Context: one part of a larger RNA
RNA sequence: CUGGGCGUAAAGGGUGCGCAGGCGGUUUGUCAAGAAAGGUGUGAAAUCCCCGUGCUCAACAUGGGAACUGCACUUUUAACUGACAGGCUAGAGUGUGUCAGAGGGGGGUAGAAUUCCACGUGUAGCAGUGAAAUGCGUAGAGAUGUGGAGGAAUACCGAUGGCGAAGGCAGCCCCCUGGGAUAACACUGACGCUCAUGCACGAAAGCGUGGGGAGCAAACAGGAUUAGAUACCCUGGUAGUCCACGCCCUAAACGAUGUCAACUAGCUGUUGGGGCUUUCGGGCCUUGGUAGCGCAGCUAACGCGCGAAGUUGACCGCCUGGGGACUACGGUCGCAAGACUAAAACUC
Numbered sequence: 001c002u003g004g005g006c007g008u009a010a011a012g013g014g015u016g017c018g019c020a021g022g023c024g025g026u027u028u029g030u031c032a033a034g035a036a037a038g039g040u041g042u043g044a045a046a047u048c049c050c051c052g053u054g055c056u057c058a059a060c061a062u063g064g065g066a067a068c069u070g071c072a073c074u075u076u077u078a079a080c081u082g083a084c085a086g087g088c089u090a091g092a093g094u095g096u097g098u099c100a101g102a103g104g105g106g107g108g109u110a111g112a113a114u115u116c117c118a119c120g121u122g123u124a125g126c127a128g129u130g131a132a133a134u135g136c137g138u139a140g141a142g143a144u145g146u147g148g149a150g151g152a153a154u155a156c157c158g159a160u161g162g163c164g165a166a167g168g169c170a171g172c173c174c175c176c177u178g179g180g181a182u183a184a185c186a187c188u189g190a191c192g193c194u195c196a197u198g199c200a201c202g203a204a205a206g207c208g209u210g211g212g213g214a215g216c217a218a219a220c221a222g223g224a225u226u227a228g229a230u231a232c233c234c235u236g237g238u239a240g241u242c243c244a245c246g247c248c249c250u251a252a253a254c255g256a257u258g259u260c261a262a263c264u265a266g267c268u269g270u271u272g273g274g275g276c277u278u279u280c281g282g283g284c285c286u287u288g289g290u291a292g293c294g295c296a297g298c299u300a301a302c303g304c305g306c307g308a309a310g311u312u313g314a315c316c317g318c319c320u321g322g323g324g325a326c327u328a329c330g331g332u333c334g335c336a337a338g339a340c341u342a343a344a345a346c347u348c
Base pairs, nucleotide, nucleotide: 003320004319005318006317007302008301012316014201015200016199017198021194022193023192025088026087027086028085029084030083031082033081034080035077036076037075038074039073040072041071042070049065050064051063052062053061054060091191092188093187094186095185096183097182098181099180103177104176105175106174107173108172109171110154115149116148117147118146119145120144121143125136126135162169163168206247207246208245209244210243211242215241216240220236221235222234223233258315259314260313261312262311263310266293267292268291269290270289271288272287273286274285275284276283277282297304298303321348322347323346330341331340332339333338
């Protein structure tokens, strides 16, 4: 000496479940695999090192010693790791009561609005823009009243509110269903943590088949703007957006921050539960989330700061100058689009 890192410089896998693997609370006993101590054997010679000797010196050669940090066998030790056996309850879980919630799936239903259709009233404009025009309208539009059709989304409540592993989830009612918090006891007795491969889920767009289609709207058409305008603005408008089933598997899938556990000042809001107290206004304590400040500490700085980016441990993933390159080739997957895995030459 036996790397350093990953919020923003390169770097946390999109998310979860989980086999193998790695790691693992507390206590007693036994064993002796790891570990430790001693002994024996071996560890060829040369080399390296030490003390000498020989070539005038040195290189070189040579005598002796040490070393060869290893391996095997054996004796011992039993604190630690391990194995086996038996306990424990602080981790984990189950039961009971209570509670909050846009958590998920299915079915039903409501009101407002847009559009369209029919009819009544009614007459010359409407719509649109920076200004216009395309467009709609005397075949009666727009406006207004009544009735009807149909699809999609749920104003207010609504909130640095809630729930979910993430993606995400919002009118109301019913059915089925997952997870969580909390209180006091009882129970199980380490059943745990992480997780390569694997499996499942995974916005939007896109794809396949069949429906549906009000509004919006890639593409497309027209009108403007402009030097041009394959745009921004306007009038239209098809896929799509919606439903069912099957694929795709990617995102600035972001907290740009992996999961789990322990420890380390406080203050203020908000949300869910519980307890004590009360002058019934409230006050105090505790616990789970979610926000804003902030000490120590950390950081290149910005900032983070008990929900850490602080102090530590366990396990996984990833980075190693810029470009070439989220590429080529090969392979796997896919109906395709493409996705995943992933170089090199060359160049600075």
Predicted 3D model of a 348-nucleotide part of an RNA (small-subunit ribosomal RNA, central domain) from Burkholderiales bacterium CV33. The prediction has a mean pLDDT of 90. Taxonomically the source falls in Burkholderiales (Bacteria, Pseudomonadati, Pseudomonadota, Betaproteobacteria).